[in-house]
């Protein structure tokens, strides 16, 4: 210097154009004498900017960070 992949709650993972789910974790509360274990409920995210589109996490451009591979 090229090409290419990836980026969703605190952490991991769905999603393939139409209200963004799940798991564990976090909080309340129930259970217990108490802790743990279990059970309910809850808050909590789509990297950043533009295009396409009625509509965008999704397509498409450009920047960021990371990761692989060629010089």
């Nucleotide at each position: 210097g090229g090409a290419g992949g990836c980026a969703u709650c605190g952490u991991c993972u769905a999603a393939u154009g139409g209200u963004a789910g799940g798991a564990c974790a976090u909080g309340a509360c129930c259970c217990u004498u108490a802790c743990a274990c279990g059970g309910u409920c809850a808050g909590a995210g789509c990297c950043u900017g533009g295009g396409u589109u009625c509509g965008a996490u999704u397509c498409c451009c450009u920047g960021u960070g990371c990761c692989u591979c060629c010089a």
The RNA shown here (transfer RNA) has 71 nucleotides and comes from a Candidatus Micrarchaeota archaeon. It matches the Rfam family "tRNA". Rfam classes the family as a transfer RNA. The coordinates come from a structure-prediction model, not an experiment, and the mean pLDDT is 84.